Bacterial RNase P class A from an Alphaproteobacteria bacterium, 378 nucleotides, folded computationally. The sequence was found by an Rfam model in a public genome assembly. Lineage of the source: Bacteria > Pseudomonadati > Pseudomonadota > Alphaproteobacteria.
RNA sequence: CCAGAGAGUUGGAUGACUGCCCUGUGCAAGUGGGGAGGAAAGUCCGGGCUCCAUGGAAACACGGUGCCGGAUAACGUCCGGCGAAGGCGACUUCAGGGAAAGUGCCGCAGAAAAUAUACCGCCCGGCAUAGCUCUUGCGAAGCUGGGUAAGGGUGAAAUGGUGCGGUAAGAGCGCACCGCGACUUUGGUAACAGAGUUGGCAUGGAAAACCCCACCGGGAGCAAGGCCAAAUAGGGAAGGCACGUGUUAGAUCACAGGGUUUGUUUCCAAUCCCGCUUUCCGGGUCGGCUGCAUAAAGCGUCAGGUAACUGCCGUUUAAGAUGAAUGGUCAUCCCGUCGCAAGACGGACAGAACCCGGCUUAUAGACUCUCUGGUUUU
Repeated sequence: CCAGAGAGUUGGAUGACUGCCCUGUGCAAGUGGGGAGGAAAGUCCGGGCUCCAUGGAAACACGGUGCCGGAUAACGUCCGGCGAAGGCGACUUCAGGGAAAGUGCCGCAGAAAAUAUACCGCCCGGCAUAGCUCUUGCGAAGCUGGGUAAGGGUGAAAUGGUGCGGUAAGAGCGCACCGCGACUUUGGUAACAGAGUUGGCAUGGAAAACCCCACCGGGAGCAAGGCCAAAUAGGGAAGGCACGUGUUAGAUCACAGGGUUUGUUUCCAAUCCCGCUUUCCGGGUCGGCUGCAUAAAGCGUCAGGUAACUGCCGUUUAAGAUGAAUGGUCAUCCCGUCGCAAGACGGACAGAACCCGGCUUAUAGACUCUCUGGUUUU
C1' cells in the first nucleotide's frame, strides 16, 4: 500500500427571528427549565404492572426449549467452552438428546436400498467338438452345473477403508495401520479429548417426518384496570331441564342437589348464591378524570470475574401528547462528490403513546481500535 475479519462511537453543529406541547413562577404582562431513536419499526420472545379470583394439589391437552458450564428478574437472549461443517487465515454457521420402542419415507436409475443382492464380469467342471500338436496332450466361440462379490457399471448413499499375503478365482480368509465393540485407565466441574489391553468385528440415511425422552409454561391485556357524570327498556318472544327431605304457625334453619378461574378434568378446603340453560328480536353507554412517567434507569471511578455480568461509592432526574406537540426561515460552519478555480449538488433509515431486557429487519456516510492474508524498500 492492497484485500479481508471482528468490535465500538456518531449519524450534523452554532446563532438570530418565529410557531407548538409540558412544567415552575407571577394578579397580569411576562419570564425560567424541558421536548422523538439506534432502531422509536416488526409485534417475534421474556418480564414488571392490572384484572379474571378464592386458594392448594394432580393429570391431560396445547405450546416452547434441546451438547456442557455460567450470567440474568426472566427468556427461545447473552458469555465461555466442546463437537461438526466452511474458509489459506483472522473468523463464521449449527432446528447440536434418541434411528436397537413403534409407524412411515429414501423417486428415477440400478442385480439389489435394510430379515435387501448378481447386470457386465473372474475362476473350476461337463457336453466334445472346430482347430493346433502328435510321445503325452492343449483346446476358442456356444450350451450347461458350481464357486465368487475383489474389478466395472447405476446412484446422494451399495454392508468397514488402504496396503501386503493367500486363493482355482475371490472374500477379514490371514496380517499391519485406521475404523468399530468390550474392559481398564489419564486429564477436565462437565460436554469431551487421550492411552493401554482385547475381539476379525458393523443393522445405512434422515426425526426442519409422525414419534420417544428430559426440562419449562394458568389466561387475557393499558382498547388492562379504577373513579365521576349521564342515559335507556330491571325489555320482549320461543324451547328444554329442575323445583327434593326434615323442622317451624310462617319466615327460617339443617341436609341433599346444582353453581362459584380467562385451556380442560378430578380431588380437597373456604366463601357466596338458589333456579339453570339454548336461540331470536330490540334499547342505552363512543363524555371527562386517572392509570401516565422514579425505572430490574442512565453516566463515572474503583474492586471481583477470561467474559457475559456483579458489588460499593458518587452523580443526573432528561417528552407525556390524546385525530395526536417536539416545527419553520435565514446565515455561518462541518462532512461527501464533481470542478484548475469560482462554484454547483448532496447529507441515510426513519417519528414516542404503560414501562423495561432482548432478537430480527432498514440504514447515505464519517471516525476509532484489534487481528488475518498478500506485495516488498516503494